[in-house]
RNA sequence: GAAAGAGGAUGGCUGAUCGCCUGCAUUUAUUGACAGGAGGAAAGUCCGGGCUCCACAGGGCAAGGUGGUUCGUAACGCGAACCGGGGGUAACCCCAGGGAAAGUGCCACAGAAAAUAUACCGCCUCUUUUAUGAAAGGGGUAAGGGUGAAAAGGUGAGGUAAGAGCUCACCAGCUGCAUGGGUGACCAUGCUGGCUUGGUAAACCCCGCCUGGAGCAAGACCAAAUAGGGAGACGCCUGAAGGCUGCCCGCCUGAGUCUCCGGGUAGGUUGCUUGAGGUGCCAGGCGACUGGCAUCCCAGAUGAAUGAUCAUCGUUCUGCGACAAACGCAGAAUACAGAACCCGGCUUAUAGUCCUUUUUCAAGG
RNA sequence: GGCGGUGUAGCUCAGCUGGUCAGAGCAUGCGGCUCAUAUCCGCAGCGUCCGGGGUUCAAGUCCCUGCACCGCCA
Numbered sequence: 001g002a003a004a005g006a007g008g009a010u011g012g013c014u015g016a017u018c019g020c021c022u023g024c025a026u027u028u029a030u031u032g033a034c035a036g037g038a039g040g041a042a043a044g045u046c047c048g049g050g051c052u053c054c055a056c057a058g059g060g061c062a063a064g065g066u067g068g069u070u071c072g073u074a075a076c077g078c079g080a081a082c083c084g085g086g087g088g089u090a091a092c093c094c095c096a097g098g099g100a101a102a103g104u105g106c107c108a109c110a111g112a113a114a115a116u117a118u119a120c121c122g123c124c125u126c127u128u129u130u131a132u133g134a135a136a137g138g139g140g141u142a143a144g145g146g147u148g149a150a151a152a153g154g155u156g157a158g159g160u161a162a163g164a165g166c167u168c169a170c171c172a173g174c175u176g177c178a179u180g181g182g183u184g185a186c187c188a189u190g191c192u193g194g195c196u197u198g199g200u201a202a203a204c205c206c207c208g209c210c211u212g213g214a215g216c217a218a219g220a221c222c223a224a225a226u227a228g229g230g231a232g233a234c235g236c237c238u239g240a241a242g243g244c245u246g247c248c249c250g251c252c253u254g255a256g257u258c259u260c261c262g263g264g265u266a267g268g269u270u271g272c273u274u275g276a277g278g279u280g281c282c283a284g285g286c287g288a289c290u291g292g293c294a295u296c297c298c299a300g301a302u303g304a305a306u307g308a309u310c311a312u313c314g315u316u317c318u319g320c321g322a323c324a325a326a327c328g329c330a331g332a333a334u335a336c337a338g339a340a341c342c343c344g345g346c347u348u349a350u351a352g353u354c355c356u357u358u359u360u361c362a363a364g365g
Numbered sequence: 366g367g368c369g370g371u372g373u374a375g376c377u378c379a380g381c382u383g384g385u386c387a388g389a390g391c392a393u394g395c396g397g398c399u400c401a402u403a404u405c406c407g408c409a410g411c412g413u414c415c416g417g418g419g420u421u422c423a424a425g426u427c428c429c430u431g432c433a434c435c436g437c438c439a
Base pairs, nucleotide, nucleotide: 001361002360003359004358005357006356007355008354009353010352012313014311015310016309017308018307020037021036022035023034024032025031039336043347044346046345047344048343049342050341051215052214053213054212058249059248060247061246063211064210065209066208067207068082069081070080071079072078083097084095085094086093087092098206099205103204104203105200106199107198120145121144122141123140124139125138126137127136128135129134153171154170155169156168157167158166172196174193176191177190178189179188180187181186219270220269221268222267229261230260231259232258233257234256241253242252243251244250277296278295279294280293281292282291283290284289314334315333316332317331318330319329320328321327366438367437368436369435370434371433372432375391376390377389378388384422393409394408395407396406397405415431416430417429418428419427
């Protein structure tokens, strides 16, 4: 210098004019030389929790989620480190990564055969016919051909009528056992056994673990409105309906309950923002993260504030000044997006700019 | 704001437990029938199965993620 890998930050500044919301002050509808006023994702609502209400008398069955190990955390399907597998020369990246020798299902087309090997061609053998070339039939054979995404361990030797783990040696892989290392996933070595076991669980399923239901339009209070009318269903102790918010048992309340049509009201207060909070320093830990001290208070709307215009500067691009640099002038661009109970994550969107670190290659000293 | 659902031909919809399974009706075009039009008959065309990624030999179908649309609540 080039090409890559990993991680992070920022995402405009200033001024003028006209406006908006909240708090505060003065004062009763205004005023203000006052203070504050979007984000890294406020988004998607994909997970988890706080908080609130229902229920707290349980038991069983379902349903859903999750899936290497150990940690972190309030919790998680999140994160960190490690293990195993795969990719890359490497830095590094990817993995829903338990179980297919519990069971069931499926594996289209092609192919002989898709899982208890049912033989198309080929090879070998027997019988019959025969013109000794061969033909027909029976049997053996998964070594060869061909098919397929996938073909029943691989190579070599022996063996055989031809073959075959049929036998043997080596290699790959598996069950079980032992020793050593590690908290563990797992790794290394040795022994043993049968000779070998296809794929699919983001198919059913099995195993381990987790989950009560709803959600701030939750909930609480005040005010306003009112009338209960019509139709239907079930029931009135032989028990409808409701609650234990999937279902059943069981328990409790129990005389009304449910559906449709039509009618009335539809305002305010609270919940509401001080919180697993931000920033800085120190300490522990490989790390995620945790602890201590100091300091700060930093949106709270409810048809929904946080804006609009102009000017200057910044950044980038283009054109011109003959060319390169620098400089000047002119023009253009300046992203994604926007709080709504609050947090922790994940995912997705994002014009441009900057920084740190690692690897490989090339050149020079 | 919160909670559910849908997306397949121009339109309305099927497509099960993954495979030669991409279909039906209406519409469109051509031909036939008719003096002509309609009806009717025959044939044909029309698809990024909403986008992207993953699992699998194989995805419209299973899983994840995004986009668009629809519905419910007080």

Predicted 3D model of RNase P RNA and transfer RNA as a complex of 439 nucleotides.
Rfam match: Bacterial RNase P class A. By type it is a ribozyme. Rfam describes the family as follows. Ribonuclease P (RNase P) is a ubiquitous endoribonuclease, found in archaea, bacteria and eukarya as well as chloroplasts and mitochondria.